[in-house]
RNA sequence: UUCUUAUCAAGAGAGACGGAGGGAUUGGCCCUUUGAUGUCUCAGCAACCAGCCUCUGGAGGGCACGGUGCUAAUUCCUAUAGGCUUGUCCUAGAAGAUAAGAA
Numbered sequence: 001u002u003c004u005u006a007u008c009a010a011g012a013g014a015g016a017c018g019g020a021g022g023g024a025u026u027g028g029c030c031c032u033u034u035g036a037u038g039u040c041u042c043a044g045c046a047a048c049c050a051g052c053c054u055c056u057g058g059a060g061g062g063c064a065c066g067g068u069g070c071u072a073a074u075u076c077c078u079a080u081a082g083g084c085u086u087g088u089c090c091u092a093g094a095a096g097a098u099a100a101g102a103a
Stems, first nucleotide, its partner, number of pairs: 001103008013042005021031003025079001027077002043071003048067002051063004075095001080092004084087001
C1' cells in the first nucleotide's frame, strides 16, 4: 500500500513549546493571535486485540497493568442511489477513520 471483517448519535483536557493556518477531498458551515494545526509532558475516555476475574464450558458480564486508538461540532453536514410523508426528512451506499487478520 491492497484485500477481508467489525464499529463510527455515547465518552474523555490541562500545561509547556511554537507562531498561522486548521476541520481528509468537493460545496457548505465552523474553529483559530482570547494562540489554531503540530510536538512533548501529565491526565482522562473507550474496551478492538492481548491479559486477568466470573462461569463446568460456551455465550454473557466485569477489571484496566500490555498493543493500538481517541479526548470541538454525529465521521460537523454534504457528494451517489432510493422512498413518500416533500421535510433542507428518512433509508441504504460511496468515501474516510480505527481495530483485528491476511497478502

This is a predicted structure of a 103-nucleotide RNA (SAM riboswitch aptamer (S box leader)) from Jeotgalibacillus sp. S-D1. Model confidence (mean pLDDT): 83 of 100.